[in-house]
This is a predicted complex of two RNAs, RNase P RNA and transfer RNA, with 452 nucleotides together. Its mean pLDDT, the model's own confidence on a scale to 100, is 78. Rfam match: Bacterial RNase P class A. The family's RNA type in Rfam is ribozyme. Rfam describes the family as follows. Ribonuclease P (RNase P) is a ubiquitous endoribonuclease, found in archaea, bacteria and eukarya as well as chloroplasts and mitochondria.
């Protein structure tokens, strides 16, 4: 300087003018009072994603006697820590990419069991002989044919029952050593994954689990339109289904009495109705920063100091002027110079946190790696 | 604002749970029939499964993102 890797911040300033939501306050009028209606003042008012609703919670209702295990069903899956939890962040293991800085990996078991492995290929799962190699055998029209052994060589495919090499053989082949690789047990080091030794085994049943499945852990349901109170209007009605039918009423004949039936009671779903009100739930909380201690770290613990949208299908905006980041054009003394224009991504609070994940025009700022040049 | 579902020929659907050849009906082409046209026989053409990445030898189907469309949820009594 080029070309890259990692991590955080920020996401237009600033100032007049008019305006929208709440919120405190004021002053006239109205009002018995709460309180409305005007006019003024004063503070506050959108995000890193406020989003997708993928995950975990907190709070509320709903079911359940309590605790436990079994079982279904969803889910998550190397090992250790954090955390309220978690599918998440931390830090290591292991694979796989990269010259590196780093990235990536749903990363448990396939010798518990079932299933599949299309098409080509002789053979695709307790393997198989198509061509090809080849000794002994048998037949022979002397071309060769059977039977046999072989998987090293050729084709098929994703995937052919280790790998190279070297003896060895009729040709071959863990048949045999050697070195890789593997496989179960020892021994060492690690809290564990796992890693590292040395001697054994000739090798033994390949893939798929984001196909059933097994093994270990976690999970009761719905969600602020959840839920509580007050008010207003209806036809305080009707089908069905659940518990519950103790006493009592009322009907089934005009009275009475025995006996039988049926409704009257809770609930939950649909049908008809009826309102489109207020109050709350409601925003300060696992919160943000900055010290100081512990940890590699995620983070914890402590001590200061700061916070003010929280409304109803819902406000947070225009417009002017200066500056800016980008972007186009010209001028040129060619410097990151001068002039003009242009002019801000992705979006948008609705009970609230914790994260993932997608969107995103652009600016900055720390670290850190590769090649070149120079000292 | 919260919940649940679909996307496969032009159009309605199937296949997707259990992975390897994507199919039905209408619609459309040609042809036969008919004086001509409907119907009807008889051949045929047409979709890379919403888009994007993963798992797997191989994905319309298994998984994750994401676009778009649809349904449903307010209170009394």
């Nucleotide at each position: 300087u080029c070309a890259g890797a990692g991590g955080g911040u920020c996401g237009g300033g600033c100032g007049g003018c008019c305006g929208c939501g709440g919120c405190c306050u004021c002053g006239u009028u109205c009002g018995c009072a709460a309180g409305a209606a005007c006019g003024g003042g004063g503070g506050c008012g959108a995000g890193g994603a406020a989003a997708g609703u993928c995950c975990g919670g907190g709070c509320u209702c709903c079911a359940c006697g309590g605790a436990a295990a079994c079982g279904a069903c969803g889910g998550u899956g190397c090992c250790g820590g954090g955390u309220a939890a978690c599918g998440c962040c931390c830090g290591g293991c292991g694979g796989g990419g990269g010259c590196g800085a780093c990235c990536c990996c749903a990363g448990g078991g396939a010798a518990a069991g079932u299933g599949c492995c299309a098409c080509a290929g002789a053979g695709a799962g307790c393997a198989a002989a198509c061509g090809g190699c080849g000794a002994c055998g048998g037949c022979u029209u002397c071309g060769g044919c059977c039977a046999c052994g072989u998987c090293a060589c050729g084709g098929u495919g994703a995937a052919a029952g280790g790998g190279u090499g070297c003896g060895g053989u009729a040709a071959a082949a863990g048949c045999g050593c050697a070195c890789c690789g593997c496989g179960g047990g020892c021994c060492u080091g690690g809290u564990a994954a796992c890693a590292g030794g040395a001697a054994c085994g000739g090798c033994a049943u390949g893939g798929c689990a984001a196909a059933c499945c097994c093994c270990a852990c976690c999970g009761g349901g719905a969600g602020c339109a959840a839920g509580a109170c007050c008010g207003a209007a209806u036809a305080g009605g009707g089908a069905c289904g659940g518990c519950a039918c103790a006493u009592g009423g009322g009907c089934c004949u005009c009275g009475u009495u025995c006996c039988g039936g049926c409704c009257c009671g809770u609930c939950g779903u649909c049908c008809g109705g009826g309102u489109u009100g207020g109050u709350u739930g409601c925003u300060g909380g696992a919160g943000g920063c900055g010290g100081c201690g512990c940890g590699c770290a995620a983070g914890c613990g402590u001590c200061g100091u700061c916070c003010u949208a929280g409304a109803g299908g819902a406000a947070u905006g225009g417009u002017c002027g200066c500056c800016u980041a980008u972007c186009c054009c010209g001028c040129c003394u060619c410097g990151c110079g001068c002039g003009g224009g242009u002019g801000g991504a992705c979006a948008g609070a609705a009970c609230c946190c914790g994260g993932c994940u997608u969107a995103c025009a652009g600016a900055c700022c720390c670290u850190c790696u590769g090649a070149c040049g120079c000292g | 604002c919260g919940g649940g579902g679909a996307a496969u020929a032009g159009c309605u659907c199937a296949g997707c749970c259990u992975g390897g050849u994507a199919g039905a009906g209408c619609a459309c082409u040609g042809u036969g029939u008919u004086c001509g046209g409907g119907a009807c026989g008889c051949a045929g053409g047409g979709g890379c499964c919403g888009g994007a990445g993963g798992u797997u030898c191989g994905a319309a189907u298994c998984c994750u993102c994401u676009u778009u469309c649809c349904c449903c949820g307010a209170c009394c009594a």